[in-house]
Context: one part of a larger RNA
């Protein structure tokens, strides 16, 4: 010296990326509880009290009166609490063995397909699941409870439709060529002409892939542009939110907390590079989620003591 426990003056997170760790709470009775809220909830919200034993009464909870002790859920087991914010709606699943999440999943929503020998899907076939079901079915894709909502663009890709037309194979077709041959033929060639799908073409569809400008001026300080002009384009970003899990400059500016706050909250709007099912934007509840604050607490510290095992080392 290491490991583990247990206690500690006065302070009391000053510790540290971070209250990690540990400390506080803790049963069971009364009384009492806020915002918000989907009216269930939130809630053991927070907070306050009481608890032992003897004698009386009473059926019995209980009720008076009385003893003891520093202490009465007398040891032991037995939620710390609260506030604001981001994300996921919830219970659930997940990287056996470094990640438990805001990741998957979910109801619930919407978009194709699929009429039954169904689409799909496995298999070389037979078969076989789907189903002993039949579009309130069943299979793929996207989103993800609920609420309020979900803009514009079909030019490009994609799908789907489209009795014309254009292109176009194999095939059908044979005008004619050439060679041979006396000829009949033979052989070899071979144009117009007919010819599917599919492209071309023409529509249509975003809860299909995906897209949603620039530049110049302009108000009676000044600034700043409802408002003009102009290119461009298939349109030019609508409601919402906005230094956000997105914001480079940036510790953006203001406020609000702190004695001081790159973190955080509330605004603003100059969105480097938000934006509507790769969903926007709220949201009660709910999380071994994440960020910041507050109270209680305490060896996390200022700062280290000291004690119990254990263990390791030295000395008998």
């Nucleotide at each position: 010296g290491g490991g583990u426990u247990g206690u500690u003056a006065a302070g009391g997170a000053a510790c540290u990326c971070g209250g990690c760790a540990a400390a506080u709470u803790g049963a069971c009775c009364u009384c009492g509880u806020a915002a918000c809220u989907u009216c269930g909830g939130g809630a053991u919200a927070a907070g306050a009290g009481g608890u032992g034993c003897u004698c009386a009464u009473g059926a019995a909870a209980g009720u008076g009166a009385g003893c003891c002790g520093c202490a009465g859920a007398g040891a032991a087991u037995a939620g710390g609490c609260c506030c604001a914010a981001g994300c996921a709606a919830c219970u659930g699943u997940u990287u056996a063995c470094c990640a438990a999440a805001a990741a998957c999943a979910u109801a619930g929503g919407u978009c194709u397909g699929u009429g039954c020998u169904a689409a799909a899907u496995c298999g070389a076939a037979a078969g076989a699941u789907g189903a002993c079901g039949u579009a309130u079915a069943c299979g793929g894709g996207c989103u993800g409870a609920c609420g309020c909502c979900u803009g514009c663009c079909c030019g490009g890709u994609g799908c789907u439709g489209g009795a014309a037309g254009g292109u176009u194979a194999a095939a059908a077709g044979g005008a004619g060529a050439u060679g041979u041959g006396a000829g009949a033929g033979c052989a070899u060639u071979g144009a117009a002409u007919u010819g599917a799908a599919g492209c071309c073409c023409c529509a249509g569809u975003g809860a299909a892939c995906g897209g949603c400008g620039g530049c110049c001026g302009u108000a009676a300080c000044u600034a700043u542009a409802a408002c003009g002009g102009u290119c461009c384009u298939a349109a030019g970003g609508u409601a919402g939110c906005g230094a956000a899990a997105u914001u480079c400059c940036u510790u953006g500016u203001c406020a609000g907390g702190u004695a001081a706050g790159u973190u955080c909250u509330g605004a603003c709007c100059c969105g480097c590079a938000u934006g509507a099912a790769a969903g926007g934007c709220g949201u009660a509840a709910u999380g071994a989620u994440u960020u910041g604050g507050g109270c209680a607490c305490u060896g996390u510290c200022u700062c280290a003591a000291c004690a119990g095992c254990c263990c390791g080392c030295c000395c008998g």
Large-subunit ribosomal RNA, domain IV from Faecalibacterium sp., 316 nucleotides, folded computationally.
Its mean pLDDT, the model's own confidence on a scale to 100, is 88.